The RNA shown here (transfer RNA) has 78 nucleotides and comes from a Polyangia bacterium. Its mean pLDDT, the model's own confidence on a scale to 100, is 81. Taxonomically the source falls in Polyangia (Bacteria, Pseudomonadati, Myxococcota). Rfam family: tRNA. It is annotated as a transfer RNA. Rfam links the family to the GO term triplet codon-amino acid adaptor activity.
Formats: sequence, structure tokens, C1' cells
RNA sequence: CGGGGCGUGGCGCAGUCUGGUGAGCGCGCGUGUCUGGGAGACACGAGGUCGUGGGUUCAAAUCCCACCGCCCCGACCA
Repeated sequence: CGGGGCGUGGCGCAGUCUGGUGAGCGCGCGUGUCUGGGAGACACGAGGUCGUGGGUUCAAAUCCCACCGCCCCGACCA
């Protein structure tokens, strides 16, 4: 330099293709109950404006453009 993939709660991921009711799952975290306590179970709850900016649209995590970061492959230099 060229091509491809990824970015969504603290962690790991789904949802994107085909735009549409309030953005979800597991683990973790907090509170309460059961227990003498722990472990465990159950109930409730907190936590993300979906990498950044712009565009299209009545409506964008989802479509389009640019940029940023990470990863993979190839090329180049040595």
C1' cells in the first nucleotide's frame, strides 16, 4: 500500500441479511427471602443513547458515505 472481518451493559455474545411496538441472552454485580453461617435456590433491581461523525427515511443497532481502533491475508522495504 491492496483485500477481508470485527466494534452492542463489567465480561462473552445474539439481533443487522429483509429498517417498524419499550435494545435482548448468559455470566457477573446490588437488595430481599429461605439457612445458625457459608454454598445454593427463588424474587426484585441497577447498568448500554449499539466505535465517531454525517446522510437517506415518518422511523436506523440495522441502509449509504467518511473517519478511528483491533485482527487476519497478501504485497513492498530491509